């Protein structure tokens, strides 16, 4: 340095749920919380997947279908990084 990941040390993050705010929604932010995480750090101008469908388009027009310009990094991926037993 690369790979690997302890019943190590020092620290870190925070699922569901509840409350408040934002949003059309998905979802985000804050607090409580602690399901879990060795990258649960960063990236959604570049790759794959997933969610939503306001506006738009189409239709058999109550409504339905399609579509991201909206999201998701705690789905994969890419990039970077702390510690050091075997």
């Nucleotide at each position: 340095g690369u790979a690997c990941g302890a019943u190590a040390a020092a620290g870190g993050c925070a699922c569901a749920a509840u409350u408040g705010c934002u949003g059309a929604a998905a979802a985000g932010c804050a607090a409580u919380g602690u399901c879990g995480c060795a990258a649960a750090g960063c990236u959604a101008u570049a790759g794959g997947g997933g969610c939503u469908a306001a506006a738009g388009u189409u239709c058999u027009a109550c409504g339905a279908a399609c579509u991201a310009u909206g999201c998701u990094a705690g789905c994969c991926a890419g990039c970077u990084a702390c510690c050091g037993a075997a």